Predicted 3D model of a 352-nucleotide part of an RNA (small-subunit ribosomal RNA, central domain) from an uncultured prokaryote.
Its mean pLDDT, the model's own confidence on a scale to 100, is 87.
Its Rfam family is "Bacterial small subunit ribosomal RNA".
Context: one part of a larger RNA
RNA sequence: UUGGGCGUAAAGCGUCCGCAGGUGGUGCAAAAAGUCGGUUAUUAAAUACCGGAACUCAACUUCGGUGCCGUAAUCGAAACUUUUGCGCUAGAGGAUGGGAGAGGUAUGUGGAAUUGCACAAGUAGGGGUAAAAUCCGUAGAUAUGUGCAGGAACACCAAAAGCGAAGGCAGCAUACUGGCCCAUUCCUGACACUCAGGGACGAAAGCGUAGGUAGCAAAACGGAUUAGAUACCCGUGUAGUCUACGCCGUAAACGAUGCGUGCUCGGUGUAGGGACCCUCGACCUGGUCUCUGUGCCUAAGGUAACCCGUUAAGCACGCCGCCUGUGUAGUACGAGCGCAAGCUUAAAACAC
Numbered sequence: 001u002u003g004g005g006c007g008u009a010a011a012g013c014g015u016c017c018g019c020a021g022g023u024g025g026u027g028c029a030a031a032a033a034g035u036c037g038g039u040u041a042u043u044a045a046a047u048a049c050c051g052g053a054a055c056u057c058a059a060c061u062u063c064g065g066u067g068c069c070g071u072a073a074u075c076g077a078a079a080c081u082u083u084u085g086c087g088c089u090a091g092a093g094g095a096u097g098g099g100a101g102a103g104g105u106a107u108g109u110g111g112a113a114u115u116g117c118a119c120a121a122g123u124a125g126g127g128g129u130a131a132a133a134u135c136c137g138u139a140g141a142u143a144u145g146u147g148c149a150g151g152a153a154c155a156c157c158a159a160a161a162g163c164g165a166a167g168g169c170a171g172c173a174u175a176c177u178g179g180c181c182c183a184u185u186c187c188u189g190a191c192a193c194u195c196a197g198g199g200a201c202g203a204a205a206g207c208g209u210a211g212g213u214a215g216c217a218a219a220a221c222g223g224a225u226u227a228g229a230u231a232c233c234c235g236u237g238u239a240g241u242c243u244a245c246g247c248c249g250u251a252a253a254c255g256a257u258g259c260g261u262g263c264u265c266g267g268u269g270u271a272g273g274g275a276c277c278c279u280c281g282a283c284c285u286g287g288u289c290u291c292u293g294u295g296c297c298u299a300a301g302g303u304a305a306c307c308c309g310u311u312a313a314g315c316a317c318g319c320c321g322c323c324u325g326u327g328u329a330g331u332a333c334g335a336g337c338g339c340a341a342g343c344u345u346a347a348a349a350c351a352c
Base pairs, nucleotide, nucleotide: 004323005322006321007306008305012320014201015200016199017198021194022193023192025088026087027086028085029084030083031082033081034080035077036076037075038074039073040072041071042070048066049065050064051063052062053061091191092188093187094186095184096183097182098181099180103177104176105175106174107173108172109171110154115149116148117147118146119145120144125136126135162169163168206247207246208245209244210243211242215241216240220236221235222234223233258319259318260317261316262315263314266297267296268295269294270293271292272291273290274289275288276287277286301308302307325352326351327350334345335344336343337342
């Protein structure tokens, strides 16, 4: 390379947007680039195949024909792909009317608790552990009450719940704002899918500048434990954790499962919407059906098994990414990015 794969064996980019590229619904007409057919020319000889000839046969040799791979010109075909034109509405988008939500940003605000300070009242302990000690306390602690200060996080509600592309999002209120779902079937008329390169976002930790610091707590110090104890346990405690702005760009960034579309039995929860039935009627409750999400159990089928199973890992198509024995190694070198830490890209010798 031909191929085979990617939940757990190597392998889905952390996520999305998106240019080029690849792919692309349906009807009619035209063109004829791809495609298919004919003819002509060419495709040296030898070789190959078919039919002969001649060395006693064969190989070998030799004669005739054909073929092969194309290329060009020309004449045709029009199903498919393509191109052009005119249409269509099932894809996609919009409009109108409703709906749910911890989606985002900013500002304001509330109560509980921890800690500190002040005062009151009160006396000898408190704290901590398996047990202790360091530690705090007669300069009055701990426990109790009142008040004040400040920072951070939001009990119950709370859920297999909801929202978001992912990371993630939770007291309450307001302002601004993104996406989604349902119904109507009114509008546009293929406007679509995917996406190398590129761009944006991206937990925690970490970095820069300026603030902030209640609790917690790497480092550090002390007390224990131990043979030792640079740990586990205890007492302190600084960065950090918080805010603003700017970097970093990584995670078991996980569903270890790329995105889109279509198809393929059911059962049972739950969230949002709609239609109908029940009802005099509204609400509620209940029932049937339906669309969208989110769980569990399973038929067929798949799978090495585990398991997956209309939210597929089933049956197919389009596009992208990735894998190819183990170690060396996600390392060296080079390059790009970064203030740095480092990140991205990414080998080989050698060994088995």